This is a predicted structure of a 96-nucleotide RNA (Glycine riboswitch aptamer) from uncultured Roseateles sp.

[in-house]
Order: sequence, then C1' cells, then structure tokens
RNA sequence: UCACUGGAGAGAGAUGGGUCUUUGAGCUCAUCCACCGAAGGGGCAAGCUGUGGGCGAUACGCCUGCGGCCAAUCUCUCAGGUAAAGCGGACAGCGA
Repeated sequence: UCACUGGAGAGAGAUGGGUCUUUGAGCUCAUCCACCGAAGGGGCAAGCUGUGGGCGAUACGCCUGCGGCCAAUCUCUCAGGUAAAGCGGACAGCGA
C1' cells in the first nucleotide's frame, strides 16, 4: 500500500428559497442556533537542540532569558459530521 472482517459519538433543529407524474418526517441550497470527534488539519509535556547572561573554576557542570524541533485515543473544532439504512470512518484483527 492492497483485500477481507469488526468499527463510535452528536438536532428527522429553526427560518427562507429551489425542485417533483412520488406532496413526503421527500430531495436540495443558503443563513442561524445547538451538538459530536474517529477522515484531514491546528495546539503542547518530557526530551533534544541553537544562542545570550550568571555562578562555579578546568569539570564542560549548574542556574536562567529568548528561540527551534517535537506524541497521543489529550486538546481545538478550521474542515468534516449529527434518525434508520447507505456512504465515510481513526483504530484493531487477519492475509499478501
């Protein structure tokens, strides 16, 4: 990377349009409010590292300022999602 199997959460929200041989809890678009975290994306702890200063005094250590790198199932909710089904789906199992 590919195949197979499993795979959660959260409003059938409100308003206004469009659409129909189905007039329906239809489909779709925009706006607004609420909510979810498991596509993707952002954030950071230890640690590593650059550099300035101080202490110490030959050990290259200790303290401190300002930067850089940096994990997750944590966190943010930009993106995505919020009846069932379907799609998607981190991750796990198994095989190549």

Rfam family: Glycine riboswitch aptamer. Rfam's curators write: This family represents the bacterial glycine riboswitch.